Predicted 3D model of a 713-nucleotide part of an RNA (large-subunit ribosomal RNA, domain II) from a Thermoplasmatota archaeon. RNAcentral holds the full RNA, with entries from ENA. Taxonomically the source falls in Thermoplasmatota (Archaea, Methanobacteriati).
Context: one part of a larger RNA
RNA sequence: GCCAGGGAGUUCUAUUCAACGGCGAGGUUAAGUGGAUCAUCCACGAAGCCAUAGGGAAACCGACCGCCCGCAGCGAAAGCGAGGGGCGGGGUGUGCUCGCCCGGAGUCGUUGGAGGGAAACCCGAAGCCCGUCGAUCUAUGCCUGGGUAAGAUGAAGCCUGAGGAAACUCGGGUGGAGGUCUGAACCGGUGCUGAUGUGCAAAUCGCUCGGAUGACCUGGGUAUAGGGGUGAAAGGCCAAUCUAGGCGGGAAAUAGCUGGUUCCUCCCGAAAUAUCUCGCAGGAUAGCCUCUGCUGAGGCAGUUCGUGCUGUAGAGCACCAAAUGAAGACUUAGGGGGAGAAAUCUCUCGGUCUUCUACUGAACUCCAAAUGUGCGAACGCCGUAGAAGCAGGGAGUGAGGGCCUCUGGGGUAAGCUUGGGGUCCGAAAGGGAAACAACCCGGCCCGAUGUUAAGGUCCCAAAGUGUCAAUUAAGUGUCACAGACAAAAAGGGUCCGUGGUCUAAGACAACUGGAAGGUGGGCUUAGAAGCAGCCAUCCUUCAAAGAGUUCGUAACAGAUCACUAGUCGAGAUCAUGGGCAUUGAAAAUGGACGGGGCUAAAUGACCACCGAUACAUCGGAUCACCGAAAGGUGUUAUGGUAGGGAGGUGUCGUGCGUGGGUAGAAGUGGGGCCGUGAGGUCCUGUGGACCGCGUUCGAAUAAGAAUCCUGGU
Repeated sequence: GCCAGGGAGUUCUAUUCAACGGCGAGGUUAAGUGGAUCAUCCACGAAGCCAUAGGGAAACCGACCGCCCGCAGCGAAAGCGAGGGGCGGGGUGUGCUCGCCCGGAGUCGUUGGAGGGAAACCCGAAGCCCGUCGAUCUAUGCCUGGGUAAGAUGAAGCCUGAGGAAACUCGGGUGGAGGUCUGAACCGGUGCUGAUGUGCAAAUCGCUCGGAUGACCUGGGUAUAGGGGUGAAAGGCCAAUCUAGGCGGGAAAUAGCUGGUUCCUCCCGAAAUAUCUCGCAGGAUAGCCUCUGCUGAGGCAGUUCGUGCUGUAGAGCACCAAAUGAAGACUUAGGGGGAGAAAUCUCUCGGUCUUCUACUGAACUCCAAAUGUGCGAACGCCGUAGAAGCAGGGAGUGAGGGCCUCUGGGGUAAGCUUGGGGUCCGAAAGGGAAACAACCCGGCCCGAUGUUAAGGUCCCAAAGUGUCAAUUAAGUGUCACAGACAAAAAGGGUCCGUGGUCUAAGACAACUGGAAGGUGGGCUUAGAAGCAGCCAUCCUUCAAAGAGUUCGUAACAGAUCACUAGUCGAGAUCAUGGGCAUUGAAAAUGGACGGGGCUAAAUGACCACCGAUACAUCGGAUCACCGAAAGGUGUUAUGGUAGGGAGGUGUCGUGCGUGGGUAGAAGUGGGGCCGUGAGGUCCUGUGGACCGCGUUCGAAUAAGAAUCCUGGU
């Protein structure tokens, strides 16, 4: 891991609500007693409890069928009218313009829902307290024993020699000190962070390493005990257990936390918000869901109109605040400069006001939308097949999230964060987006056949190798968004426009010629001749030719251009708009249009087709309502987590009734049929003795999960 078996809302108690039943202004017994066919049961037992009157803190006081409306119903109608409602009247409290109460319905039981108390759905702590057992491990003390190869060094003291007046010093021996040195036993455990790491081993093995006459190692005995010991102190050790030992008990401690919680079908179906909270992983109350009852006629999400409200978007500067330039006036009590001996004068900057000009604002407004919203009406929709409302039982939720949009925070960052509106996921399947909770289409009762949506139609892979003399040559592209990207900028890439100018009296390009004279203009300069620089830039001839566009020379010369003729023969050129492409373009394993691949199978336009649980049609089931039924109706009812409600299936037992079985019961292998399903039933093999069905009541009643438990494998 698998298989089998076990495995979780139970019981008691007091309360509350519903359904059903008994009795009813009453209802009911408890303990106990008696009886009996003796746990059941029958009878007795009124003590007690609840109700029958309320109000008031208390003392205390102490209550209705008078009137009207009116649902159901009745009635031919008028109308009556249980229950219901509105008045009136009454009780009490001096809290007195008010509160509570009054025209009799309760009580006992059974079953079920719920919360409280109890172990209280099950499993799960670490901990706290009490008692007891431990120092054969280990820590430390004490008593009594044992152990420590070999080598090295060579303290004091002593002997002796020398020196010295002496103190003493030096040398040679002897001697054998030391928490001395090297190194076995022994004790330890440094590094390899080696081996091992389901081990040889719940701490070992190898090499290496520390101490090794000492605060050394060690045997035996003995002492100290759990908030206590012992500790050369590491919170170390106290029997593989230590920041408070083990074992037993309180004890099923508690757990707002994690996990698990067992059959089916049908109806409805949430929340992740607000307030309070030692509250923030939890609760209480409200909101949102569900079920039941009461009541009885209106209700309202939509659209339009009428009539009110508003101060946002925008806009504006009339206020508040901020703020540009100019002119004029005033102020010289402000700063700086100048003149003067000074008084003072003057210039400039500034300040205030007026006019013109420019201009900003969530916390400015002289203005001011669209929206939104109150009330009313019409249409629409829902409603006596019971809406809206009210009361009661049961919840869950109180960690939300993405996207679009309007704002705040942040960096006009975040799969970021706080709000408003919408939507979907949550709790929603199906189709598309390669795959992909919330993006697009679209809300799944069952079976079948068609038609479409989004998106697609070369192959994978259903449907076009469709049409258009359209565009692109970059594999551009073949990527809606999300989240997978690309920008500014640049260019005779290419296509389509628009507007100028030139052009058959010949444009543009190319080629063949010309491109002159006054003149070497004047100045400057060594020189300056079209062409270093400055000034001026005229006239003539001509088809045309600048006092010169570029190169060139020291200066000339020379080449060339503008301009012009000829050849040629049809468009040329400038500006601007658009489409598709190009460059711009860098990331870490090799690599992605989903892939293959495609020059269309890309882009643009058009036609056809494919394509879903959508839509249509047919058949069937269920729900709600109508109906005696048949059947019909449903703005075309039936997705659904938490959760509420309803009806069923199976197991075990039980009272009553009724059946099967050695001519084969239960159980079990295989198969058929029926039921929406839990399940039921039949046949056959096996098996070898019990087992069903209907109905009533009652449960230790349903297994796949809990790192579930036990066993097997």
Annotation
The coordinates come from a structure-prediction model, not an experiment, and the mean pLDDT is 84.